A computed fold for a 694-nucleotide part of an RNA from a Candidatus Omnitrophota bacterium, annotated as large-subunit ribosomal RNA, domain II. The prediction has a mean pLDDT of 85.

[in-house]
Context: one part of a larger RNA
């Protein structure tokens, strides 16, 4: 892992509601006692202590359909005038108990521990060898002396060096080990603050500590072991049969609150009310000041004008004063523009209200039970952000949450469209319609990149279309031959400027044209070219604007691709048509089942309850709220099977919407089953769940 078999909203007691019994202006006994019986209990009597209701009101004396405040109310508040209570049963939730299970880390007390381990106390042992050679001490030399060198001798020391002993440096190995700390090599101390027998003291907020928060029996930032105790958990996990009805919510306030509460909002079941109450559409009527527009206000901000009011310059001048000039600012005038905190103006929508239809309680009130307060993608309207996020915060609608189905190749929030069952019948949405693939064609265009099947700024004789302009058989455009001269090398400048470094001018003549010169060369000239012109040739030719469709810009990391093969008068793109397929969408047909209505039939305590047909209208569902039931063990009544074969058990093609439930066949070998009423240790694919087997 499986399989099994245990395993989690209980009981108690008080309140609340709801249902259901008995009496009812009254309703009820409790402890006790007594009697009977199938006898740890049931049944019946008794038992009026006491509760709970019939009257409120006021802190309270106390009054009383009233009361209280007040010196008093014509005044308020709370009350009657509107009687149903009240015991018991279930059944919902509260709330106090462990209070659906499991699960803490920890807190308190009250014991056991120093047989490991820290330190301490008595007593006791133990350290092979080898070295080194303090002091003293004896002696020798020396010095005036104090000393001073030097042999010998001696044996000091938390000296060396290296077995026992002790540690535990580094490596390796080992890591489900031979081992819950080892082994193998190496290594570090080995006469000391050494190391070890034995006995012996200190202990849990204490003890010991050459201190590492170390160690106090293989666990110590507070030891085990029992008790309190089922601590306590706003946290994770788990929570067990069936079908039918409705069906949220991720929001407001608030909170030592923010992943948890209260309270409103929104879901559900019960009961009232019964009105044009909600809603929708339409038409009146209404207020805003937003979108958009404006610049008169406020304020931003571009040019330009006008003026001596301010400053500034210039001129005159001994002073005092005076004249000129838009230089620079304020003001004003034009013109053009801008604003979430600007408005002289102003919507669509939304919103209020009134009238009609429409719809048919869908509004509103009480009361019982929740559940939700992490939201998440999209369109729109914004604010923050970089007009950046699969980003953040806020409105308004939508879908997912909690919702399948068909397209989007795959793909919660896009698109179409809400799934009661069946059904080998149809028509449709989005979306397709060559082949994987269900279904397609027709006219007419475009595209030539495989664009279609990613992307910008910019760039380009790509094509195709509308529309302008010029030129052109008096022969364009393009191309080939030929020309392309002279005054003159213009003037000026310069070494040098001769058509071409610059600067000025930019005339004239011959001409079929030819510039005081379009390029490109020379040092300057040359040279070669253009513009212009003549001939050849013989029909279109050049410039621009707009618009479809392409076409460069265009690098990535495991093999490439539009899903894929494959498409090119497509199978791409654009216009039209007209058919087809395509969904749990509509439709046909057959069934279930909620609701409301109406009818038809039994029953009735006259309230109503069941049943049956017909109608209309519903029937995705998470949390949750509500309802009918299936099945288990046990216990009462009845009624009943079983050796002619009970439970269990295997197998099976039956029936019931489903939990389930029958037969019958084989195994089994003694106990069962139906029906009505009860009572719960009542229903497991999940708790790192227990425990048992494999």
């Nucleotide at each position: 892992a499986c399989c099994g078999a245990c395993g989690a909203g209980u009981u108690a007691c008080u309140g609340u509601g709801c249902a259901g019994u008995g009496c009812g202006a009254g309703c009820u006994u409790a402890a006790u006692c007594c009697g009977c019986c199938u006898a740890a209990g049931g049944c019946g009597g008794a038992g009026a202590a006491g509760g709970c209701g019939u009257a409120g009101c006021g802190a309270a004396a106390g009054c009383g359909a009233g009361u209280c405040c007040u010196a008093a109310c014509c005044g308020g508040g709370c009350g009657a005038u509107u009687u149903a209570g009240u015991a018991c049963u279930g059944u919902a939730u509260a709330g106090u108990a462990g209070a659906c299970c499991c699960g803490a880390a920890g807190c308190u007390g009250a014991g056991u521990g120093a047989u490991c381990u820290a330190c301490c106390c008595a007593u006791g042992g133990c350290c092979a060898g080898a070295g080194u050679g303090a002091a003293g001490c004896u002696u020798u030399c020396u010095g005036a002396a104090a000393g001073g060198a030097g042999a010998g001798u001696g044996g000091a020391g938390g000296c060396u060096c290296g077995a026992a002993c002790c540690c535990g440096u580094c490596a390796g190995c080992g890591u489900u080990g031979a081992a819950a700390a080892a082994c193998u090599g190496u290594g570090g101390g080995a006469u000391g603050a050494g190391c070890u027998g034995u006995g012996g003291g200190u202990c849990g907020g204490a003890g010991c500590g050459a201190a590492a928060g170390a160690c106090u029996a293989a666990a110590c930032a507070a030891a085990c072991u029992c008790a309190g105790a089922a601590a306590u958990a706003g946290c994770u996990g788990g929570u067990u049969c069936u079908c039918c009805c409705c069906g949220a919510a991720a929001c407001a306030a608030u909170u030592c609150u923010a992943g948890g509460g209260u309270u409103c909002g929104c879901c559900u079941c019960g009961g009232g009310u019964a009105a044009u109450u909600a809603u929708u559409u339409a038409g009146c009527g209404g207020g805003g000041g937003u979108a958009g527009a404006g610049u008169g206000c406020u304020g931003a901000a571009u040019g330009g004008g006008u003026u001596a009011c301010a400053g500034g310059a210039c001129c005159u001048u001994a002073c005092u004063a005076g004249g000129u000039c838009g230089c620079u600012g304020a003001a004003c005038c034009c013109a053009a523009c801008c604003a979430a905190a600007c408005u002289u103006c102003a919507a669509a929508u939304a919103c209020c209200g009134c009238u009609a239809a429409a719809c048919g309680u869908a509004u509103c009130c009480c009361g019982g039970g929740a559940g939700u307060a992490a939201g998440a993608c999209g369109a729109c309207g914004g604010g923050g952000g970089c007009u950046a996020a699969g980003c953040u915060c806020c409105g308004u609608c939508g879908c997912c949450a909690a919702g399948a189905g068909g397209g989007a190749a795959u793909c919660a929030g896009c698109c179409c469209a809400g799934a009661c069952c069946g059904u080998c019948a149809g028509c449709u949405a989005a979306g397709g319609u060559c082949c994987c693939u269900a279904a397609a064609a027709u006219a007419g265009a475009c595209u030539a990149a495989g664009u279609g099947g990613u992307a910008a700024a910019g760039g380009a004789u790509g094509u195709g279309a509308u529309c302008u302009c010029g030129c052109u058989u008096u022969g364009a455009c393009a191309a080939c031959c030929a020309g392309g001269a002279u005054g003159u090398u213009g003037g000026c400048u310069c070494a040098g400027a001769g058509g071409c470094a610059g600067c000025c001018a930019u005339c004239a003549u011959u001409u079929a044209a030819a510039g005081a010169g379009u390029g490109c060369g020379u040092a300057a000239c040359a040279g070669c070219u253009c513009a212009c012109u003549g001939g050849u040739c013989g029909a279109g030719c050049g410039a621009c604007c707009u618009c479809g469709c392409g076409c460069c810009u265009a690098a990535g990391a495991u093999a490439a691709u539009c899903g894929g093969g494959g498409c090119u008068c497509a199978a791409g793109u654009c216009u039209a048509u007209u058919a087809c397929c395509g969904a749990a969408g509509c439709u046909g047909c057959g069934g279930g089942u909620g609701u409301u209505u109406u009818u038809u039939g039994u029953c009735u305590u006259c309230g109503g309850a069941c049943a049956a047909a017909a109608a209309a209208u519903g029937c995705g569902g998470u949390a949750g709220g509500g309802g009918a039931g299936c099945a288990u063990a046990c216990u009462c009544u009845g009624a009943u099977g079983a050796g002619u074969g009970a439970a269990g058990g295997u197998g099976u093609a039956c029936c019931g919407u489903g939990a389930g439930g029958a037969g019958c066949a084989c195994u089994g070998g003694a106990c069962g089953u139906c029906a009505g009423a009860g009572u719960a240790g009542u229903g497991a694919u999940u708790a790192u769940g227990u425990c048992g087997g494999u």

RNAcentral holds the full RNA, with entries from ENA. Taxonomically the source falls in Candidatus Omnitrophota (Bacteria, Pseudomonadati). Rfam family: Bacterial large subunit ribosomal RNA.